Context: one part of a larger RNA
RNA sequence: CUCUCUCUAAGGAACUCGGCAAACUAACCCCGUAACUUCGGAAGAAGGGGUGCCCCCUGAAAGGGGGGUCGCAGUGAAGCGGUUCAUGGAACUGUUUAUCAAAAACACAGGUCUCCGCAAAGUCGUAAGACAAUAUAUGGGGGCUGACGCCUGCCCAGUGCCGGAAGGUCAAGGAAGUUGGUUAGUGAUUUCGAUUGCGAAGCUGACGACCGAAGCCCCGGUGAACGGCGGCCGUAACUAUGACGGUCCUAAGGUAGCGAAAUUCAUUGUCGAGUAAGUUUCGACCUGCACGAAAGGCGUAAUCAUAUGAACGCUGUCUCGGAGAGAGACUCG
Numbered sequence: 001c002u003c004u005c006u007c008u009a010a011g012g013a014a015c016u017c018g019g020c021a022a023a024c025u026a027a028c029c030c031c032g033u034a035a036c037u038u039c040g041g042a043a044g045a046a047g048g049g050g051u052g053c054c055c056c057c058u059g060a061a062a063g064g065g066g067g068g069u070c071g072c073a074g075u076g077a078a079g080c081g082g083u084u085c086a087u088g089g090a091a092c093u094g095u096u097u098a099u100c101a102a103a104a105a106c107a108c109a110g111g112u113c114u115c116c117g118c119a120a121a122g123u124c125g126u127a128a129g130a131c132a133a134u135a136u137a138u139g140g141g142g143g144c145u146g147a148c149g150c151c152u153g154c155c156c157a158g159u160g161c162c163g164g165a166a167g168g169u170c171a172a173g174g175a176a177g178u179u180g181g182u183u184a185g186u187g188a189u190u191u192c193g194a195u196u197g198c199g200a201a202g203c204u205g206a207c208g209a210c211c212g213a214a215g216c217c218c219c220g221g222u223g224a225a226c227g228g229c230g231g232c233c234g235u236a237a238c239u240a241u242g243a244c245g246g247u248c249c250u251a252a253g254g255u256a257g258c259g260a261a262a263u264u265c266a267u268u269g270u271c272g273a274g275u276a277a278g279u280u281u282c283g284a285c286c287u288g289c290a291c292g293a294a295a296g297g298c299g300u301a302a303u304c305a306u307a308u309g310a311a312c313g314c315u316g317u318c319u320c321g322g323a324g325a326g327a328g329a330c331u332c333g
Stems, first nucleotide, its partner, number of pairs: 001328008010319002014317001019314001027051005036041001038147001052069007070074001075079001082312007089304002094106002110145007122131003148299004153229003158226002160222005167217003173211002177207006185198005230248005257291001258288001269285005
């Protein structure tokens, strides 16, 4: 010097990103216990007091009552809650990145939409077949939301889904008909070798009016489907503001509630509270760069190895160091 511990005057968070770490607290009995609340809780809230040993009384005992007595100290060691206030988040118990993340992420009960009538929908498999299910809509699959309370606004123009079938478009296929090739036959010419024209039936190509489903176009519906939810100008008897008016655009122009927020750039916004002093915190304001209603909105008791701010207690975190024990290292041997 390093590590693991013990003690430390006075102060007591001045340390530090941050009370990280350490210290305080602690068992049992008695008294006592607030806001808030879903009336269960909160709660061991908080905050006080007691605890050894001896004798007597009571009692079956445990225990209770009285008196005395020792120590600095009686849960005499060990084991053995620090507490409170306020706010964000998630209701809760639970789950998770085995080996840097335990959380506000996942799940959850509850809510809602949608598909499925059973040889179900859905999933696996080429198939046979299997799961769903030895179940049957109070059931099963999928999506979103996430206890509870109060609620969940407007837009169906686009996309999706559902319904509709009058009209438009439209495939394979069918098909009246038109047409090419082939040639049994036949006409003409002929140097008798052949050349040239027409051409039934059949076969085989091409075209084809017309018939022809779903889909798409079209007509409706649908947002707890994907999603979206404006601008400019003027206006009240100080000023300011603008209930009000005008105008353009749109499918419709953001309702309730909340709001510098886990969301606010400018920003340490402004005011207030707390401090001697507060970019954090809390309460308001609203000018919401860029909240907003099941990618839910706003509240909320309880819960939390959750996040943030404050206070009491407590302390070597610090002022600022010091002393000691043990283990290393180092020196000598």